[in-house]
Predicted 3D model of a 350-nucleotide part of an RNA (small-subunit ribosomal RNA, central domain) from an uncultured prokaryote. Rfam family: Bacterial small subunit ribosomal RNA.

Context: one part of a larger RNA
RNA sequence: CUGGGCGUAAAGAGCAUGUAGGCGGUUCGUCAAGUCUGAUGUGAAAGCCCGGGGCUCAACCCCGGAAGUGCAUUGGAAACUGGCGAACUUGAGUACGGGAGAGGAAAGUGGAAUUUCGAGUGUAGGGGUGAAAUCCGUAGAUAUUCGAAGGAACACCAGUGGCGAAGGCGGCUUUCUGGACCGAUACUGACGCUGAGAUGCGAAAGCGUGGGGAGCAAACAGGAUUAGAUACCCUGGUAGUCCACGCCGUAAACGAUGGGUACUAGGUGUUGCGGGUAUUGACCCCUGCAGUGCCAAAGCUAACGCAUUAAGUACCCCGCCUGGGGAGUACGGCCGCAAGGCUAAAACUC
Numbered sequence: 001c002u003g004g005g006c007g008u009a010a011a012g013a014g015c016a017u018g019u020a021g022g023c024g025g026u027u028c029g030u031c032a033a034g035u036c037u038g039a040u041g042u043g044a045a046a047g048c049c050c051g052g053g054g055c056u057c058a059a060c061c062c063c064g065g066a067a068g069u070g071c072a073u074u075g076g077a078a079a080c081u082g083g084c085g086a087a088c089u090u091g092a093g094u095a096c097g098g099g100a101g102a103g104g105a106a107a108g109u110g111g112a113a114u115u116u117c118g119a120g121u122g123u124a125g126g127g128g129u130g131a132a133a134u135c136c137g138u139a140g141a142u143a144u145u146c147g148a149a150g151g152a153a154c155a156c157c158a159g160u161g162g163c164g165a166a167g168g169c170g171g172c173u174u175u176c177u178g179g180a181c182c183g184a185u186a187c188u189g190a191c192g193c194u195g196a197g198a199u200g201c202g203a204a205a206g207c208g209u210g211g212g213g214a215g216c217a218a219a220c221a222g223g224a225u226u227a228g229a230u231a232c233c234c235u236g237g238u239a240g241u242c243c244a245c246g247c248c249g250u251a252a253a254c255g256a257u258g259g260g261u262a263c264u265a266g267g268u269g270u271u272g273c274g275g276g277u278a279u280u281g282a283c284c285c286c287u288g289c290a291g292u293g294c295c296a297a298a299g300c301u302a303a304c305g306c307a308u309u310a311a312g313u314a315c316c317c318c319g320c321c322u323g324g325g326g327a328g329u330a331c332g333g334c335c336g337c338a339a340g341g342c343u344a345a346a347a348c349u350c
Stems, first nucleotide, its partner, number of pairs: 003322004007304002012318001014201004021194003025088007033081002035077008049065006091191001092188004096183003103177007110154001115149007125136002162169002206247006215241002220236004258317006266295011299306002323350003332343004
C1' cells in the first nucleotide's frame, strides 16, 4: 500500500464552531472534461506466446507471425459523474403564534445549620473510641436561653424528571442573553453533510497577583493500634476549598459507543407541545411530533449483550488501531511562570 477493524480484546480526538478538501435532492436544456466506442500513429531489438527450420535430441540458435493491458492525434455516443444555463420544493433556513426548562452572565436577597464572640441560668464533667488516650473544662466547659459577627452550602420539592455541544447546571427575586420543541400558513430556493489544519470552550487538582477564611481538610504535630504503622481510628491543624482577574488544558473528560441521512415487528412508563373523543372541570381513552427510560422480534455479536436513542441494513465525511514490554518514555520541535502538556521513536527483550 492493499486489507481487516475501533461498547468490553489494540483502536472514537473531552466537546464545539468552521477553512481547504471530500461527498451531495428533483426536472429540462446544453458542453463533452471523466466515461464508452471506432480509426490512424507510436509502443526499438532481444525476451515471453504461436507456427516453421538448423545443430543426431534437448538446452541453444535462425526465420515469420501474434501480443504489447499504454500514450498521442482524430471521428462519434450522451445514460451516469462533472461544467454552464433555466426551473422546482421534499433537504436546509427565515418570518408568525405558543408553552416548557438547575442553559449562560451580573446584581440583590432569605431561612436552617456549623463555628466564634458577648450576656444570663447552671455545676463537674465534656469529647472521642472496638476500647482508650492525646484534647477541652472549677480562670466555670458540655447543656440551655437571648443577642451579635462571619463564611460557605442551599434540606423538603427531587423524579432511570428537566436543560446544555461537552465540561457541567439546583434557595428566592430582578435585569441581560443562547438554544431546542410544538402549531398553522407565507417566504427564500439546495443556501446542505462532514471537516485535515485553525480557533474557541473545557471537572478537579495545580500556578500568579490581590482579597476572604465558618466548616472541611493534603502536608504537619500529637494520641492510639501494631512486631513495626512514615497508614486505616482519634484530637488538633496549614495550604487549598470561596471571590476577582490571568494561566494550566488534563480525567474511568464513559454510553469506555465520532458526526449526518434513510430504511427495518412490537409492548410498556415518563417529560414538553398539539389533534380527536369525553366532561361542569381536572382525569380517562384514541392519536401526531420531539425528548428520555425499561422489556423484547428479525438481524447482528466471540460471548456478554445491542435491538427505531442499534452494536441491525446501507451511503457520505473525519479521527484512530496493527503482538507484550521498553514507552506515552528518550531526543528534537511547539506551548507553559512552573508543575508539566502536545507531537513521538529506537536499541534491546519475550

RNAcentral holds the full RNA, with entries from ENA.